[in-house]
RNA sequence: GGGCCGGUAGCUCAGUCGGUUAGAGUGCAGCUCUGAUAAAGCUGAGGUCGGAGGUUCGAAUCCUCCCCGGCCCA
Repeated sequence: GGGCCGGUAGCUCAGUCGGUUAGAGUGCAGCUCUGAUAAAGCUGAGGUCGGAGGUUCGAAUCCUCCCCGGCCCA
């Protein structure tokens, strides 16, 4: 330098006719339970969907460029 894969909650990851409110587990906070913990249950907070443009009535999703990580080739 080229090709491919990936980047979504603190962490690990889902998310296809593009469609209104973006999700799970875990972690965190509170509550229930307990003599008190743990476990379990309930509730809640937590998101520039890597960045910038473009297409579209509408983009996490499609297109272009860039950034970061991994693999392969040179």